[in-house]
């Protein structure tokens, strides 16, 4: 660097002992213990696998959708905690800018998995 998701969902316990929520603003979480490590748990169903059904194929074999969850991975406060760029809608104002609102579209970033 490609593609594919990101409104659901799941916590104790020990050690330790101040921070953490990517970056920035904002808001939050935290000494009724953050971050981090170790143990056990549980979500969740991308990847292996495995059961079914359907669909292409002369075959081998390929899809696609549905289940399982032993296996690799990831996750277990808040929508990816929220905005961050365009656009669209509204609120306000005599009118335009500014400004202010949101379960609106999209793009960036980021997160994760597979290549």
């Nucleotide at each position: 660097c490609u593609c594919a998701u990101c409104g659901a969902g799941a916590c104790c316990g020990g050690c330790u002992g101040a921070g953490g929520g990517a970056c920035a603003g904002g808001c939050c979480c935290u000494u009724g213990g953050a971050a981090g490590c170790c143990g056990g748990g549980g979500c969740a169903a991308c990847c292996c696998g495995c059961a079914g059904a359907c669909c292409c194929g002369c075959a081998a074999g390929g899809g696609u959708c549905u289940g399982c969850a032993c296996g690799g991975u990831g996750c277990c406060a808040a929508c990816u905690c929220c905005u961050g760029c365009g656009g669209a809608g509204g609120c306000g104002c005599u009118g335009c800018a500014u400004g202010c609102c949101g379960c609106c579209c999209g793009a960036g970033a980021g997160a994760u998995g597979a290549g």